A computed fold for a 78-nucleotide RNA from uncultured Rudaea sp., annotated as c-di-GMP-I riboswitch aptamer. The prediction has a mean pLDDT of 88. The sequence is in RNAcentral, with records from MGnify.
[in-house]
This record gives sequence, structure tokens and C1' cells, in this order.
RNA sequence: GAUAAGGGCAAACCUCCAGCAAUGGAGGGGCGCAAAGCCGCAGGUCUCGAAUGGCAUCGAGACGGCUGGGCUACCGAA
Repeated sequence: GAUAAGGGCAAACCUCCAGCAAUGGAGGGGCGCAAAGCCGCAGGUCUCGAAUGGCAUCGAGACGGCUGGGCUACCGAA
């Protein structure tokens, strides 16, 4: 980061499986993505439990396609 080339990933939804849940895995399916590759470090959102009149708080977890950050990667026009 281009009306380039070779490609890659795969939203919602459906089916099955796991989980109390958020959600994750597999198959189908394509909304989109120049890192929509990896990392839960920071913020944020979500779930479960404790606690409380309520808010807050504490603990455990989820989300990388919420933001920032770190690491790695194909091509090579302006």
C1' cells in the first nucleotide's frame, strides 16, 4: 500500500461437539480484512462466583474481527 501478481484468512447464520456461561473447536457459508498471522502486557467489553440496600470492590474466566502495544510474514507501483 496500487484497478499489480501469487495467494491467505473467514463475519453473520446453520449443523455437531465442549463449557454453568461469556465463548471455543470441526464442517458448511462469505460480511469483510494489507497483517482479520501470533502474544491477554495495558485499557475496554462480556461471563461466572463472592460480597452489598445499591454502586463500587475481590477472585476466576472469555473476547486478538474493540483500542493500544510487542513479535513475525508474501509482493514491490506511486